[in-house]
RNA sequence: AGAGUUUGAUCCUGGCUCAGGAUGAACGCUAGCGGGAGGCUUAAUACAUGCAAGUCGAACGGCAGCAGGCACUUCGGUGUGCUGGCGAGUGGCGUACGGGUGAGUAACGCGUACACAAUUUGCCUUUAACUGGGGGAAAGUCACUGGAAACGGUGAAUAAUCCCGCAUAAGACCACAGUAUCGCAUGGUACAGAGGUUAAAGCUACGGCGGUUAAAGAUAAGUGUGCGUUCCAUUAGUUAGAUGGUAAGGUAACGGCUUACCAUGACUACGAUGGAUAGGGGGCGUGAGAGCGUGAACCCCCACACGGGUACUGAGACACGGACCCGACUCCUACGGGAGGCAGCAGUAAGGAAUAUUGGUCAAUGGGCGAGAGCCUGAACCAGCCAUCCCGCGUGUGUGAAGAAGGCCCUAUGGGUUGUAAAGCACUUUUACUUGGGAAGAAUGACCUUCAUUUAUGAAGGGAGAGACGGUACCAAGAGAAUAAGCACCGGCUAACUCCGUGCCAGCAGCCGCGGUAAUACGGAGGGUGCAAGCGUUAUCCGGAAUCACUGGGCUUAAAGGGUACGUAGGCGGAGUUCUAAGUCAGAAGUGAAAGAUCGUGGCUUAACCAUGAAAUUGCUUUUGAAACUGGAACCCUUGAGUACGGCAGAGGUGCGUGGAAUGUGUCAUGUAGCGGUGAAAUGCAUAGAUAUGACAUAGAACACCAAUAGCGAAGGCAGCGCACUGGACCGUAACUGACGCUGAUGUACGAAAGUGUGGGUAGCGAACAGGAUUAGAUACCCUGGUAGUCCACACCCUAAACGAUGUUUACUGGAUAUUUGGCCGCUACAGGUUAAGUAUCUGAGGGAAACCAUUAAGUAAACCGCCUGGGGAGUACGUUCGCAAGAAUGAAACUCAAAGGAAUUGACGGGGGUCCGCACAAGCGGUGGAGCAUGUGGUUUAAUUCGAUGAUACGCGAGGAACCUUACCUGGGCUCGAACGCUAUUGGACCGGAUCUGAAAGGAUUCUUCUCUUCGGAGCCGAUAGUGAGGUGCUGCAUGGUUGUCGUCAGCUCGUGCCGUGAGGUGUUGGGUUAAGUCCCGCAACGAGCGCAACCCCUAUUUUCAGUUGCCAGCGCGUAAAGGCGGGGACUCUGAAAAGACUGCCUCCGCAAGGAGUGAGGAAGGAAGGGACGACGUCAAAUCAUCAUGGCCUUUAUGCCCAGGGCUACACACGUGCUACAAUGGUGGCUACAGAGGGGAGCGAAGUCGCGAGGCGGAGCGAAUCUCAGAAAGGCCAUCCCAGUUCGGAUUGAAGUCUGCAACUCGACUUCAUGAAGUUGGAAUCGCUAGUAAUCGCGCAUCAGCCAUGGCGCGGUGAAUACGUUCCCGGACCUUGUACACACCGCCCGUCAAGCCAUGGAAGUCGGGAGUGCCUGAAGUUGGUGACCUUAUAAGGAGCUACCUAGGGUAAAACUGGUAACUAGGGCUAAGUCGUAACAAGGUA
Repeated sequence: AGAGUUUGAUCCUGGCUCAGGAUGAACGCUAGCGGGAGGCUUAAUACAUGCAAGUCGAACGGCAGCAGGCACUUCGGUGUGCUGGCGAGUGGCGUACGGGUGAGUAACGCGUACACAAUUUGCCUUUAACUGGGGGAAAGUCACUGGAAACGGUGAAUAAUCCCGCAUAAGACCACAGUAUCGCAUGGUACAGAGGUUAAAGCUACGGCGGUUAAAGAUAAGUGUGCGUUCCAUUAGUUAGAUGGUAAGGUAACGGCUUACCAUGACUACGAUGGAUAGGGGGCGUGAGAGCGUGAACCCCCACACGGGUACUGAGACACGGACCCGACUCCUACGGGAGGCAGCAGUAAGGAAUAUUGGUCAAUGGGCGAGAGCCUGAACCAGCCAUCCCGCGUGUGUGAAGAAGGCCCUAUGGGUUGUAAAGCACUUUUACUUGGGAAGAAUGACCUUCAUUUAUGAAGGGAGAGACGGUACCAAGAGAAUAAGCACCGGCUAACUCCGUGCCAGCAGCCGCGGUAAUACGGAGGGUGCAAGCGUUAUCCGGAAUCACUGGGCUUAAAGGGUACGUAGGCGGAGUUCUAAGUCAGAAGUGAAAGAUCGUGGCUUAACCAUGAAAUUGCUUUUGAAACUGGAACCCUUGAGUACGGCAGAGGUGCGUGGAAUGUGUCAUGUAGCGGUGAAAUGCAUAGAUAUGACAUAGAACACCAAUAGCGAAGGCAGCGCACUGGACCGUAACUGACGCUGAUGUACGAAAGUGUGGGUAGCGAACAGGAUUAGAUACCCUGGUAGUCCACACCCUAAACGAUGUUUACUGGAUAUUUGGCCGCUACAGGUUAAGUAUCUGAGGGAAACCAUUAAGUAAACCGCCUGGGGAGUACGUUCGCAAGAAUGAAACUCAAAGGAAUUGACGGGGGUCCGCACAAGCGGUGGAGCAUGUGGUUUAAUUCGAUGAUACGCGAGGAACCUUACCUGGGCUCGAACGCUAUUGGACCGGAUCUGAAAGGAUUCUUCUCUUCGGAGCCGAUAGUGAGGUGCUGCAUGGUUGUCGUCAGCUCGUGCCGUGAGGUGUUGGGUUAAGUCCCGCAACGAGCGCAACCCCUAUUUUCAGUUGCCAGCGCGUAAAGGCGGGGACUCUGAAAAGACUGCCUCCGCAAGGAGUGAGGAAGGAAGGGACGACGUCAAAUCAUCAUGGCCUUUAUGCCCAGGGCUACACACGUGCUACAAUGGUGGCUACAGAGGGGAGCGAAGUCGCGAGGCGGAGCGAAUCUCAGAAAGGCCAUCCCAGUUCGGAUUGAAGUCUGCAACUCGACUUCAUGAAGUUGGAAUCGCUAGUAAUCGCGCAUCAGCCAUGGCGCGGUGAAUACGUUCCCGGACCUUGUACACACCGCCCGUCAAGCCAUGGAAGUCGGGAGUGCCUGAAGUUGGUGACCUUAUAAGGAGCUACCUAGGGUAAAACUGGUAACUAGGGCUAAGUCGUAACAAGGUA
């Protein structure tokens, strides 16, 4: 110091989350020791038991119990206060301290600084004076007596430091008058005067200790004041002793503290009153600090003591372990009455996540009493429990590589890691254990002695005794590595990685997010990382968070400028001079407790801890000074502001008039069948005469052109013309005033449209409503009507995207252009220049996240106001104010999400735009969709109908050929190192072949025959046995390679350097042309380059050269019925090698160029000549694990292997692709012509011959330019059929055959005869094709025994039509635009309804809570009155009664605030519910 998280990516805004520190903590796992600290945060809930405040005999009467003495004694005891002492009692002091708790309290409670001229103070200290003399009562005790008890009652006697008089008495108190002096208003102080009032207690060891009065001190307390001290304004008014005065009372003391009377004040927006919460401070935690949070332990203050009230006593209390009363609760009871108060220490119960022993000692420190010894002390000191925190130590150290074994991982003969780790060897002994020794803390006091003294007292010395902790700390010895390591984490943030298991399951998670079969994120393991006697988790606080911003933020679009102005309080304010000293600054003084924190030093072995010193305590108060700035006072100035005068522009406002066009309506006229309306229609109007046209009349509303990026106004807003009244701006002059200013909370006024009230008005338009359409629906968009309203007057409402989404004011900071209104110069002819106030556009600096703003700032500064702090919930609820209402203003929370958002970028998309292309449409030709059949698919069926392919891009596809085989499927029978191939070891000698039995076969059982080579070691081959690698068409194409489809043969896709941008990214690649093309040219912050395009390759078309068999045959010869059949030939065709040829090269025109156009020339071919191969970056998690390969998983007497049979050929049906047809451009019969490219040895098979035929016999020739398949067919010629279910069509079926093959039943093809179905050109829809193409015709080949081939791949024959054109459909390319899309429109997304869960509002009611008010009642108690009774020592006091007040109780009506509630309302959340499609593109009605 930052990091993660919104996006495809980017920058910003903004929230959420994390890393740090901390804790009186708790929980989980774990745990060796010691030191120091801490330990009910919850129920101020209830408490059993014990202890926590007593002491004094030197105040007193006495004497129960104990010990002793004495006396008596029946030897059991009894008596005796005589002594030590002392229960109970009188009396004194203490109990108001110490200890606990934080309920209450928002307050002079606390903190701080002052004040008391308004006060008190026991014990202590100092000073002064005094201490005389009387009287009285009542405990204890005794007697009697009540009661269960607690506790009493009556009578008798009695002491005191108990109580009460008397005496004395002033520097005390009271009243009176005086002098001096001081202060702070009342007044204080000092001095002196006379008058009145008031006191005491004794004890004694004779040393003393006490008592009274007064003054002073110290200590402690009381009171007052300034300042500071939480939240809510959805708490705005509060108050009747209330505010003040006079008088009295009361108090230690001032005071409405209380009472009477008088006055009507007092507090409050600088927050009264009310409500909520809370003890305050020193400090503590965190933070760089400012702050924020907090108030455990320790210290100071306050408050409280079961809840509440009250006083008494006392120096001090309204009293924790005192009293009285009321209340609640608990306990005892003989039922009549009584007792109690742990928020003291332990402890118990309860509550709770949670917090200790019913311990020891007064040894030390301190407190009470006492003369003292001493007693008491749960204060305190110690110990116990608890890792609760802080600190320290240890669990060994060195050496040790065969890098052991084991574990784990891997590319697995081996390597890596655990790991110098272990073992082994050597060493040490802290700690723990055992044994022994063993402290300091002890100084006092008391006693004795000595000394000094002013009696007090102090100092020195002596010896005896006193330690809870504790036989503890510490020291020494002994033995021995011996007694001692865990926890969390390892996807990123964040240090640390692999394997296995699991399979959106189980689970994890602080945020982002992991998990759906290869999970570094779950669980385990190995390894690693971090910390360590702890480690993690949870909770809370600060930090990070500049995320409430004083330090230190913002408001055009992210949250945020009030709709506008005027103006009150407040804040801020021009120039000069003088004074002042409130702010400000400087010096000094006081205070700011201690502890803590910081620094230094020191003590425990160190540290924590502790001691000591310093500094600090930023504050407050007092005082002395300074005078620049701010403030205050006085005077003055003119530049801010205003006034005056003179001009000037304008839809500024209000009122009253007035005008024309248009529209509607009415009347009249002309005139006839439609008008109107729409995408198209219909509703509507019209023969009762519409619409249209003309004339006249009438009504209301709005003002064309001018008109503008013009004007005016504070904003809203303002538009025909005229008049009246009226506001403001601007310019000029510089005459007047002299800071009069700016802003502006609350307030006041204005405030579009819609809406409301009353009364008018109503032509047009037009919510609602009605009808007609559209539609799946259409409560809409469109149409026809139409009410409120729109208009006027008055009164309300008070909101808008009231926007420049930009508050007002002032100053400063570059240019350019246009325009409005003034002034000046110029000049009257404009142009132009300049100045002021506006209105706009562009571009700098600067700013900004960017878009953009830019003298009209969003720049640079100042003043004041308003507003913001994640999204949703929500501008909602409740409350309040305003309003006639509608509603407006103010304005939350629970809950929920990790985002919501701004600007810009790249894509994609659009029922956005522009440009362009393609058999994309159009123009044509032929099909499919209807029929029958073939084939594939779905579905269904089945034991199985094996598997895959599924929009385009599956469906005559994998399959280029399922009867067995294939075959993967099913049924059944078999095998288990296995059907194939290796290796090792052992063994045999063969292997091959033959035979028998069984069986459906496979298989099983048996049997015959039998090795080769050799260097004699063995080798080869085969079999068996054992072992080891098997095998799998099982799964995952979403783990993969390879291959393939598609966009698409579309023209695109990128890179380097440079430049631009904060960045994503852009530029280049865009633009202007051109092209089939990112093809080329030109331009250009780009310049180049790569993959694609094109070309290079192959075929076809022309020619030439070469070559000439098996091809060819012109000429020559032979020869045949004929035939290149033969000799020959190379001319031709052809074959197959090499060349040539085409490049817009030439011409004309257009063009800058690239290029384009031409019935051009030439040429076999002309503008890419035609075709093929060739497929950029990428997309579809496209297809394929069943071609093959391959990771992982699964299987191993089976999911492997062998065999037989079956199935893949099923069949209500649906779809795709085809074939054949429906006929006459045809069918049939006869005759006849012309190809190309292929195949052939388990082959093609000629001639000949048989069969109607399939085919049979036959076997010449040919591994083929030679032989053969092989007849090409359409075509041509002739004949026939005559439009029909036919001489079309051939399905189906019957019969008979042929061929292949172990085998044609399931399930082959073909032949012949017979049979002769549907079908007469095919709905919606849809496919192919632009030339040798479509259409049509046949031929060949692969696979193959045969074939379900009508399929596929090739070959040639015949051989068209049409293209105006690019509006539309589909697909694509480029540029641009919008976007809320980025899984990218098959996107995103809204609302109702239905379901579940959650919190909240309303609500008839119902149950509480605290506070207040009125009335009634009212204990104890103070005060007052009375007091016939009591005590009487008393001029006194009391009981009793009574008055006021009061805790509490009751009651009444309201208010406030919670809980709960039938029902109800909306909200939020929740993978796959319903209905629509509102928004995002022109989102299909912006």